Record summary
This is a predicted structure of a 739-nucleotide part of an RNA (large-subunit ribosomal RNA, domain II) from Desulfurococcus sp. Its Rfam family is "Archaeal large subunit ribosomal RNA".
Context: one part of a larger RNA
RNA sequence: GCCGGGGAGUCCACGGCAGUGGCGAGCCUAAGGGGGUCAAAGCCCCGUAGGCGUAGGGAAACCGACAAGCCCGCAGCCGCCUCAAGGCGGCGAGGGGCGGGGUCCCAAAGGGCCCGGAGUCACUGCCGUGGGACCAGAAACCGGGCGAUCUAGGCGGGGGCAGGGCGAAGCCGGGGGAAACCCCGGUGGAGGCCCGAAAGGGUUCUGACGUGCAAUUCGUUCCCAUGACCCCCGUCUAGGGGCAAAAGACCAAUCUAGCCCGGUGAUAGCUGGUUCCCGCCGAAGUGGGUCUCAGCCCAGCCCCGCCGGAGGUGGGCCACGGGGUAGAGCUACGGAUCGGGGAUGCGGAGGCCGAAAGGCCUCGGUCCCCGGUCCAACUCCGAACCCGUGGCCACCGUAGAUGGCGGGAGUGGGGUUCCCCGGCGUAAGGCUGGGGGCCGCGAGGGGAACAACCCAGACCGGGGUUAAGGCCCCAAAGUGCCGGCUAAGUGCCAAUGCGAAAGGGCGUCCUACGGCUUAGACAGCGGGGAGGUGGGCCUAACAGCAGCCAUCCUUUAAAGAGUGCGUAACAGCUCACCCGCAGAGCCGUAGGGCCCCGAAGAUUAGUCGGGGCUCAAGCCGGCCGCCGAGACCCCGGGGCACGGCUCCGCUGGAGCCGUGAUCCGGUAGGCGGGCGCCGGGUCGGGGCAGAAGUCGGGCCGUGAGGUCCGAUGGACCCGAUCCGGGUGAAGAUCCCGGC
Numbered sequence: 001g002c003c004g005g006g007g008a009g010u011c012c013a014c015g016g017c018a019g020u021g022g023c024g025a026g027c028c029u030a031a032g033g034g035g036g037u038c039a040a041a042g043c044c045c046c047g048u049a050g051g052c053g054u055a056g057g058g059a060a061a062c063c064g065a066c067a068a069g070c071c072c073g074c075a076g077c078c079g080c081c082u083c084a085a086g087g088c089g090g091c092g093a094g095g096g097g098c099g100g101g102g103u104c105c106c107a108a109a110g111g112g113c114c115c116g117g118a119g120u121c122a123c124u125g126c127c128g129u130g131g132g133a134c135c136a137g138a139a140a141c142c143g144g145g146c147g148a149u150c151u152a153g154g155c156g157g158g159g160g161c162a163g164g165g166c167g168a169a170g171c172c173g174g175g176g177g178a179a180a181c182c183c184c185g186g187u188g189g190a191g192g193c194c195c196g197a198a199a200g201g202g203u204u205c206u207g208a209c210g211u212g213c214a215a216u217u218c219g220u221u222c223c224c225a226u227g228a229c230c231c232c233c234g235u236c237u238a239g240g241g242g243c244a245a246a247a248g249a250c251c252a253a254u255c256u257a258g259c260c261c262g263g264u265g266a267u268a269g270c271u272g273g274u275u276c277c278c279g280c281c282g283a284a285g286u287g288g289g290u291c292u293c294a295g296c297c298c299a300g301c302c303c304c305g306c307c308g309g310a311g312g313u314g315g316g317c318c319a320c321g322g323g324g325u326a327g328a329g330c331u332a333c334g335g336a337u338c339g340g341g342g343a344u345g346c347g348g349a350g351g352c353c354g355a356a357a358g359g360c361c362u363c364g365g366u367c368c369c370c371g372g373u374c375c376a377a378c379u380c381c382g383a384a385c386c387c388g389u390g391g392c393c394a395c396c397g398u399a400g401a402u403g404g405c406g407g408g409a410g411u412g413g414g415g416u417u418c419c420c421c422g423g424c425g426u427a428a429g430g431c432u433g434g435g436g437g438c439c440g441c442g443a444g445g446g447g448a449a450c451a452a453c454c455c456a457g458a459c460c461g462g463g464g465u466u467a468a469g470g471c472c473c474c475a476a477a478g479u480g481c482c483g484g485c486u487a488a489g490u491g492c493c494a495a496u497g498c499g500a501a502a503g504g505g506c507g508u509c510c511u512a513c514g515g516c517u518u519a520g521a522c523a524g525c526g527g528g529g530a531g532g533u534g535g536g537c538c539u540a541a542c543a544g545c546a547g548c549c550a551u552c553c554u555u556u557a558a559a560g561a562g563u564g565c566g567u568a569a570c571a572g573c574u575c576a577c578c579c580g581c582a583g584a585g586c587c588g589u590a591g592g593g594c595c596c597c598g599a600a601g602a603u604u605a606g607u608c609g610g611g612g613c614u615c616a617a618g619c620c621g622g623c624c625g626c627c628g629a630g631a632c633c634c635c636g637g638g639g640c641a642c643g644g645c646u647c648c649g650c651u652g653g654a655g656c657c658g659u660g661a662u663c664c665g666g667u668a669g670g671c672g673g674g675c676g677c678c679g680g681g682u683c684g685g686g687g688c689a690g691a692a693g694u695c696g697g698g699c700c701g702u703g704a705g706g707u708c709c710g711a712u713g714g715a716c717c718c719g720a721u722c723c724g725g726g727u728g729a730a731g732a733u734c735c736c737g738g739c
Base pairs, nucleotide, nucleotide: 001739002738003737004736005735006734011131012130013129014128015127016126017125018124019123020122021121022120023119026052027051028050032046033045034044035043056063057062066099069098070097071096072095076091077090078089079088080087081086100115101114102113103112104111105110134273135272136271137270141263142262143261144260145259146258152237153236154235155234156233157232158231159230160229161227163195164194165193166191170187171186172185173184174183175182176181200223201222205219207218208217239255241251242250276674277673278672279671280670281669286299287298288297289296290295300411301410302408303407304406305405306404307403311396312395313394315393316392317391318390319389320388321387322386323385327381328379329378334375335374336373337372338371339370340369341368342367343366344365346364348363349362350361351360352359353358414439415438416437418436419435420434421433422432423431424430444455445454446453459637460636461635462634463633464632465631469627470626471625472611473610474609478624480623481622482621483620484619485618491613492612503597504596505595507594508593509592510591511590512589513588514587515586516585524581525580526579527578528577530554531553532552535549536548537547560575564573565572638664639663640660641659642658643657644656645655646654647653648652675728677725678724679723680722681721682720683719684718685717686716693712694711695710696709697708698707699706700705
């Protein structure tokens, strides 16, 4: 891991609600007892205890209520009209509104609760509470025991330490000294001394091993090796206790409180798991509170039932109100602000003049004028839009809505690459709000892939048509048509996650405007481009051309007191300007489209999903056709809801018919109906001429499942109905067994 078996909302008590049944102003018995029976169970009876109900209000003292007076009116019944549908009227249980009453608060006014009689017992279902309370799971706490054969320490008895080195005291001899004492040689053999086996340890390689030889080993290296040394045997100390040269170390592979059993099914707001089918509806991640934030309670949102009986509404239009956002505006307020001008009985700062008083100037404050700006916490204004009320339309509703009451939940971690509007942040697949959509709980088609983007809300089967998106090949459908653009493989992009900006481009196309042009434009080429004069000044010099000033006149078709290069200064080349050749468009400004540069990344070249594509298979505009979903249409079928009819054992069930364009996606969850397993009562069946079980197959049912046949097997089994459950397995690192 697989297979088989086991494996989780139970039982009791009390309480709430509903359904069903009995009796009913009453209902029920409890403990216990009796009958019955071979016995037991069921069953029948007794049992004046007691309980609930029949009156409430008040803390209490205490006081103490309509059996119906009026009105509305559903269902239903009756009458009239009517062909029918229906209309009108009467009565009208239940229901509602008044009136009246009891009691309490109470000066009054005004209120609270209650009153026109329905309960009670049993069973069943759901829920709550208490119990282990759906199952499994702690770390722990407490009690009583078992442990010092491991290890820590103590005590008693005993054992062990090759060899080598150093050479303390003391002693002997010699010497010195006044002495204390000292020196030399020898002897001696001290020491938690030295080297190093055994023994002990366990430092390094952070070696080997690392499902090992081993739950600590192996190799190498290293420490110690007469001592606080090592070892053996015996014995002692025990769990909040021991022991500890102290590391919270050790106390039997377990220690910041051992192990075993018990309390014990501890508790767990946490985690995992929780077993058959079909049908109907279908959420919430919000508000408030919380020693509360992973929980819980109330409300909200979902489901089911009952009551009630006519209106309801998220949409559209109109009307009337409410509002101060977007925008806009500011000599309409508050505040801010740029440039200029002005004023000032302001006086703050500085400067100047003056002996002082004071005067003048600049800056500042305040104010005025002109021109120009800004504001969430500014507004003279002011939409779209939102809200409220009313009317009309539309839709929903007597096939019963809106509403009310009761019962059962779940949720109270949301997300969002979406659209719109805010706050924080440089930004973020960022954080945090409001409205809507979607995912959550939504399948299908598209988007290469891809919860929330586009299309579209899936009952089942079949056929067709479309949506989004596509139509060269992968790959269904156009190598479709018309016009334009792009030369960059730009691109092959709905958005997004597709990478890109400021700023540039005689790339190319288009638009508008202006200018020149057959009296010849633009470009090119040829020629001219002169004289006064080398203008004046400055300067060493400066002659068109360092710089300063001025910038005239003449001859002309035209020619600057000179556009650039150049010279030391001249010279020289050239330009403006004019003529010629030639003969048709040229120049400029602004805007737009596509394109280019800007442009560097991490596995060679590597990315439009890929191949590949260039008058396109790219981009823009227009047109026709086709493909393409579970959408839409058609046919058939099922369920459910509602209406009607018939039948039955009749507040219910069954069958048939009709309607459903406006019912049938669905997690948590609510509700309804079923299938299968085991056992019991009653009734009915099968089986050695082959039961159960097992294997294979046919058929039936939406399904859980059922049935039949064959084989195997070899002795029990099944149906109907009612009752009762230890009743359904793939999951829990589930338990046991097998492989």

The source organism's lineage runs through Archaea, Thermoprotei, Desulfurococcales, Desulfurococcaceae and Desulfurococcus. The coordinates come from a structure-prediction model, not an experiment, and the mean pLDDT is 83.